[in-house]
RNA sequence: CGCUUAUCAAGAGUAGCUGAGGGAACAGGCCCGACGACGCUACAGCAACCAGACCGGCAACGGUCCAGGUGCUAACUCCUGCCCGGCACCAGGGAGAGAUAACGG
Numbered sequence: 001c002g003c004u005u006a007u008c009a010a011g012a013g014u015a016g017c018u019g020a021g022g023g024a025a026c027a028g029g030c031c032c033g034a035c036g037a038c039g040c041u042a043c044a045g046c047a048a049c050c051a052g053a054c055c056g057g058c059a060a061c062g063g064u065c066c067a068g069g070u071g072c073u074a075a076c077u078c079c080u081g082c083c084c085g086g087c088a089c090c091a092g093g094g095a096g097a098g099a100u101a102a103c104g105g
Base pairs, nucleotide, nucleotide: 001104002103004102005101006100007099008098013043014042015041016040017039021032022031023030026081027080028079029078044073045072046071048070049069050068052065053064054063055062056061077097082094083093084092
């Protein structure tokens, strides 16, 4: 950086440093933030995927454990924008985009 596949309604904070913005892009909302957000560091935690262990199964796969590798630790991926939803809303669903992992270049 990306083809493909899978998942995204749950879960998880303290301290120090910094100092004004932040919540992926753009837009409309709505939230968080000097009672210090966001970011960085340390430790801690959670358990999405991979690894490992155990159980069920012909297998696909499912469940439990673990916390090694990534990851994550406000709000459903915070909501919406495109399509379906016989007018307009709306419930709901789908797509797109995004994030994470595996697998690759």

Background: The prediction has a mean pLDDT of 84. SAM riboswitch aptamer (S box leader) from a Phycisphaerae bacterium, 105 nucleotides, folded computationally. The organism belongs to Phycisphaerae, within Bacteria. It matches the Rfam family "SAM riboswitch aptamer (S box leader)". About the family: The SAM riboswitch is found upstream of a number of genes which code for proteins involved in methionine or cysteine biosynthesis in Gram-positive bacteria.